Record summary:
Predicted 3D model of a 114-nucleotide RNA (TPP riboswitch aptamer (THI element)).
[in-house]
RNA sequence: CCAGCACGACAGGGGUGCUCGCCGAUCGGCGGGCCGAGAUUUUCCGGCGCGCGGAAGAGACCCUUCGAACCUGACGCGGGUCAUGCCGCCGUAGGAAGUCGAGAUUCCCCCGCU
Numbered sequence: 001c002c003a004g005c006a007c008g009a010c011a012g013g014g015g016u017g018c019u020c021g022c023c024g025a026u027c028g029g030c031g032g033g034c035c036g037a038g039a040u041u042u043u044c045c046g047g048c049g050c051g052c053g054g055a056a057g058a059g060a061c062c063c064u065u066c067g068a069a070c071c072u073g074a075c076g077c078g079g080g081u082c083a084u085g086c087c088g089c090c091g092u093a094g095g096a097a098g099u100c101g102a103g104a105u106u107c108c109c110c111c112g113c114u
Base pairs, nucleotide, nucleotide: 003114004113005112007101008100009099010098011064012063013062014061017034018033019032020031021030022029023028040058041057042056043055044054045053046052070095071094072093076089077088078087079086
């Protein structure tokens, strides 16, 4: 000096599940359990009398083409569980969101890994 990784900036993508108990009767409050990086929160709409469905915002978290973050297939198959993508298969499947870190002067600190 070059390249890659890491790191950073800005930008973007994404999911937010399952379950138990108590009090309540407002789809409300409190607490516990499971897996996980993440299961948080505010507002609104619809139907319902139950413990549903949907929309928008905020937060944390994860991921961004070297892309299993996440979506589809899928009301899939096998195992396991109180239950659930809980685990494995499917999966070399089909999709999925990127660019930059330049130049100059002065001061301080520092000088990543290959």
Background
It was read from a public genome assembly, where an Rfam model found it. The coordinates come from a structure-prediction model, not an experiment, and the mean pLDDT is 76. Its Rfam family is "TPP riboswitch aptamer (THI element)". The family has 115 seed sequences and 16,130 matches in Rfam 15.1. Rfam links the family to the GO term thiamine pyrophosphate binding.